[in-house]
Context: one part of a larger RNA
Molecule: small-subunit ribosomal RNA, central domain
Organism: metagenome
RNA sequence: CUGGGCUUAAAGGGUGUGUAGGCGGCUUUGUAAGUAAGGUGUGAAAUCCAACGGCUUACCCGUUGAACUGCACUUUAUACCGCAUAGCUUGAGGAUCGGAGAGGAUAGCGGAAUUCUGGGUGUAGCGGUGAAAUGCGUAGAUAUCCAGGAGAACGCCGGAGACGAAGGUGGCUAUCUGGCCGAUUUCUGACGCUGAAACACGAAAGCUAGGGGAGCAAACGGGAUUAGAUACCCCGGUAGUCCUAGCCCUAAACGAUGUGCACUUGGUGGCGGAUUCUUAGGAAUUCGCUGCCGUAGCAAAAGCGUUAAGUGCACCGCCUGGGGAGUACGGUCGCAAGGCUAAAACUC
Numbered sequence: 001c002u003g004g005g006c007u008u009a010a011a012g013g014g015u016g017u018g019u020a021g022g023c024g025g026c027u028u029u030g031u032a033a034g035u036a037a038g039g040u041g042u043g044a045a046a047u048c049c050a051a052c053g054g055c056u057u058a059c060c061c062g063u064u065g066a067a068c069u070g071c072a073c074u075u076u077a078u079a080c081c082g083c084a085u086a087g088c089u090u091g092a093g094g095a096u097c098g099g100a101g102a103g104g105a106u107a108g109c110g111g112a113a114u115u116c117u118g119g120g121u122g123u124a125g126c127g128g129u130g131a132a133a134u135g136c137g138u139a140g141a142u143a144u145c146c147a148g149g150a151g152a153a154c155g156c157c158g159g160a161g162a163c164g165a166a167g168g169u170g171g172c173u174a175u176c177u178g179g180c181c182g183a184u185u186u187c188u189g190a191c192g193c194u195g196a197a198a199c200a201c202g203a204a205a206g207c208u209a210g211g212g213g214a215g216c217a218a219a220c221g222g223g224a225u226u227a228g229a230u231a232c233c234c235c236g237g238u239a240g241u242c243c244u245a246g247c248c249c250u251a252a253a254c255g256a257u258g259u260g261c262a263c264u265u266g267g268u269g270g271c272g273g274a275u276u277c278u279u280a281g282g283a284a285u286u287c288g289c290u291g292c293c294g295u296a297g298c299a300a301a302a303g304c305g306u307u308a309a310g311u312g313c314a315c316c317g318c319c320u321g322g323g324g325a326g327u328a329c330g331g332u333c334g335c336a337a338g339g340c341u342a343a344a345a346c347u348c
Base pairs, nucleotide, nucleotide: 003320004319005318006317007302008301012316014201015200016199017198021194022193023192025088026087027086029084030083031082034080035077036076037075038074039073040072041071042070049065050064051063052062053061054060091191092188093187094186095184096183097182098181099180103177104176105175106174107173108172109171110154114150115149116148117147118146119145120144121143125136126135162169163168206247207246208245209244210243211242215241216240220236221235222234223233258315259314260313261312262311263310266293267292268291269290270289271288272287273286274285275284276283277282297304298303321348322347323346330341331340332339333338
């Protein structure tokens, strides 16, 4: 190299857009580069192989043949592949008419709760726990009523429900905006699939600058517990959590399952459309998405099973015993934290 694999054993890139590349629907004509067949030339000798021969045999050697699976030229074939050409509509996309949605961004608004401030009522406790204590309170707390301020999050609806490529998205309204589904079969006419690089997005934590700061709360202080208690429990509490701008780029970024297409028994739910039938209920058919159970098949098993882990094709990524190690070194990115790339000795 040829292999065998990647849900859980090592192994699917966090996700998308997309360059090169790889791969690519139906039909016509041409060409003949690939491909195939024939011919010619060449393919040194030795070696290998075969026959015969020379050493008494063998090793060894000689002669002849075959072979040298290759290359070039040439003649021919044209199914397939390529190139060119003319078309097609089923792949893909567009148009028109409808539809659902926490998809994204910005601005404004709302009520409940919490906390703080002011005022009223009111008096000795409150709070907290397994039990306590620290803590708060006669400078009037807790409780309760009224008024005001602030910040953050949006109860019920709410759902194995919806949307998004993933991360993720949940009060209401407006504006801007992306995607998806159905119907009509009207248009374009292969415009497609995948995708090394590259680019974009990417929870939380963290970082820079400026704001904000109610609640919660790493660190930290105190009270308990305990042999100890750098914890679990309690009282406090700063970064942070929030906003704006800019970084970081990781995750059990999970369906631990790459993307696309085709094919392969069924049953039963949910969501969104359409058609037909029907008496208001509803029924049947069909398209898309999303669950559960299971046939064949697959699988080491667990299980998967038309949303495949079945049967195939195309393309990408990745794995190759455990530790050393996702480390060192180098490179590169980053303000830093650190990220990405990524060994070896040694050892079992």